[in-house]
Large-subunit ribosomal RNA, domain VI from an Actinomycetota bacterium, 265 nucleotides, folded computationally.
Context: one part of a larger RNA
RNA sequence: CGUAAGAGUCUUGAGAAGGGCUGUCCCUAGUACGAGAGGACCGGGACGGACGAACCUCUGGUGUGCCAGUUGUUCCGCCAGGAGCAUGGCUGGUUGGCUACGUUCGGAAGUGAUAACCGCUGAAAGCAUCUAAGCGGGAAGCAUGCUUCAAGAUGAGGACUCUCACUGAUUUUCAGGUAAGACCCCUAGCUAGACGACUAGGUUGAUAGGCUGGAUGUGGAAGUGCGGUAACGCAUGGAGCUGACCAGUACUAAUAGGUCGAGGA
Numbered sequence: 001c002g003u004a005a006g007a008g009u010c011u012u013g014a015g016a017a018g019g020g021c022u023g024u025c026c027c028u029a030g031u032a033c034g035a036g037a038g039g040a041c042c043g044g045g046a047c048g049g050a051c052g053a054a055c056c057u058c059u060g061g062u063g064u065g066c067c068a069g070u071u072g073u074u075c076c077g078c079c080a081g082g083a084g085c086a087u088g089g090c091u092g093g094u095u096g097g098c099u100a101c102g103u104u105c106g107g108a109a110g111u112g113a114u115a116a117c118c119g120c121u122g123a124a125a126g127c128a129u130c131u132a133a134g135c136g137g138g139a140a141g142c143a144u145g146c147u148u149c150a151a152g153a154u155g156a157g158g159a160c161u162c163u164c165a166c167u168g169a170u171u172u173u174c175a176g177g178u179a180a181g182a183c184c185c186c187u188a189g190c191u192a193g194a195c196g197a198c199u200a201g202g203u204u205g206a207u208a209g210g211c212u213g214g215a216u217g218u219g220g221a222a223g224u225g226c227g228g229u230a231a232c233g234c235a236u237g238g239a240g241c242u243g244a245c246c247a248g249u250a251c252u253a254a255u256a257g258g259u260c261g262a263g264g265a
Stems, first nucleotide, its partner, number of pairs: 001152001005163007015149004021049007033038001051106005059100004066093005071086006110144003117137004164264001166176004181260004185202005207253003210249005217241002223236005
């Protein structure tokens, strides 16, 4: 820009893409077959490999403003307690998130038309013949079925709902202010993301931060008291602290405002 007014929500699916792999064992059955050795079709089940997708309950990984321990040194006047630097100084753990080495699932079944091939009926050609007329079966393949995208599918589809029929001109048109609605702007996103976009919100508000409570993690804070010559230990006390997690709460910030947007050939 188009989809012959302008919007919001939900859709149909022409078409396109993906996927389609395979092994071992068991039952049927030591049956059919075979002198024996050996050893099935058909059908049913279990467990795998590789590949792929999703997810984070579990097991692990990661963890740079989480917790603890600890070395050297500087500083906070000293003690105690801390802070900075030394690869996050080093070490042991670790929430959310992201992940595989983890978990779950997938390839199918079914349907239709067929290939090679196997048939029925059957003449030409009194026989025979799957074929000439006619009618069946038949593949990991084809068309579907499964997943994803999809009406610029210009063949531009469908349904529901909302807005109305304004004003002025030089009147096949142009301009203006609006409606429904949208955008700018702002708070954010671990449902999104390079940026746009998308999503949740903007006081009629839980969008982010803060605060409160909880979870989780760490593992027993500081201070004080007691014991010990002391290092240190015990008690107060599952203590103190706790990033992203779960709730609640307008305390702070989403204020205020601006710009577009039909009149229906």
Taxonomically the source falls in Actinomycetota (Bacteria, Bacillati). The prediction has a mean pLDDT of 88.